[in-house]
């Protein structure tokens, strides 16, 4: 890269480099950004998918490990359905697995 399966209105920022964008892609909005955005790097935290414990197949623990994550719902909307309050599907995005 691919399949499969689960998750989503919770939660959690600070410093340096850096120097014009970001918020996944299109569109159409909102929003964040020279009082400093991407990115990188250290330090802190956030959570609990894997792993661990500890009853037993789901539920409880903790937070050394391998991910993930740290504006605002995956920032809103798009397609179906719908009582108009949602629901649901598509896509990505994170894990586990398998290839």
């Nucleotide at each position: 890269g691919a399949a499969u399966u689960a998750u989503a209105a919770a939660g959690a920022g600070g410093a340096a480099u850096g120097g014009a964008g970001a918020g996944a892609a299109c569109a159409g909005g909102c929003u964040c950004a020279a009082c400093g955005a991407a990115a990188u790097u250290c330090c802190g935290g956030c959570a609990a998918c894997c792993a661990c414990c500890a009853a037993g197949u789901u539920u409880g623990g903790g937070a050394a490990g391998g991910u993930g994550c740290c504006a605002a719902a995956a920032c809103c909307u798009g397609c179906c359905c719908u009582a108009a309050g949602g629901g649901g599907a598509c896509u990505a995005a994170u894990a586990a697995u398998u290839u």

Predicted 3D model of a 99-nucleotide RNA (SAM riboswitch aptamer (S box leader)) from a Bacteroidales bacterium.
The sequence was found by an Rfam model in a public genome assembly.
Its Rfam family is "SAM riboswitch aptamer (S box leader)". Rfam links the family to the GO term regulation of gene expression.
The coordinates come from a structure-prediction model, not an experiment, and the mean pLDDT is 86.
Lineage of the source: Bacteria > Pseudomonadati > Bacteroidota > Bacteroidia > Bacteroidales.